Model confidence (mean pLDDT): 82 of 100. A computed fold for an 83-nucleotide RNA from a Clostridiaceae bacterium, annotated as c-di-GMP-I riboswitch aptamer. Taxonomically the source falls in Clostridiaceae (Bacteria, Bacillati, Clostridia, Eubacteriales). The RNAcentral record of the sequence draws on Ribocentre.
[in-house]
RNA sequence: AUAAUAAAAAGGCAAACCAUUCUAAAGAAUGGGACGCAAAGUUAUGGAUCUAAGGUGUAAGCUAUGAUUGCCAGACUGCCGGA
Numbered sequence: 001a002u003a004a005u006a007a008a009a010a011g012g013c014a015a016a017c018c019a020u021u022c023u024a025a026a027g028a029a030u031g032g033g034a035c036g037c038a039a040a041g042u043u044a045u046g047g048a049u050c051u052a053a054g055g056u057g058u059a060a061g062c063u064a065u066g067a068u069u070g071c072c073a074g075a076c077u078g079c080c081g082g083a
Base pairs, nucleotide, nucleotide: 002083012037013036017032018031019030020029021028022027035070041076042075043074045073046072047071048068049067050066054063055062056061
C1' cells in the first nucleotide's frame, strides 16, 4: 500500500422514557437510562424528512437562512486480531 475479516480480548457510543436548561418551533445541551450500533466517529456536499419565527398571501397555504449524519449516499478520519 492492497484485498479480505473467523474466533477472542480490551474498551467505546447510547434509542425510547424521565428531570433541568435553551429555542418561535422542529430540535439541541447536561444528568439519569439502554433499544440498538463495527464507524451510532467527523462533515448538511446531494437526495430525503421535520419545523415555519420572518417573508408572502383575504385565507387555506407556500417558503430555510432553522434542524436531523441513529434515513440513504458522498467526502475525511479511525480501535483490536490475522494474511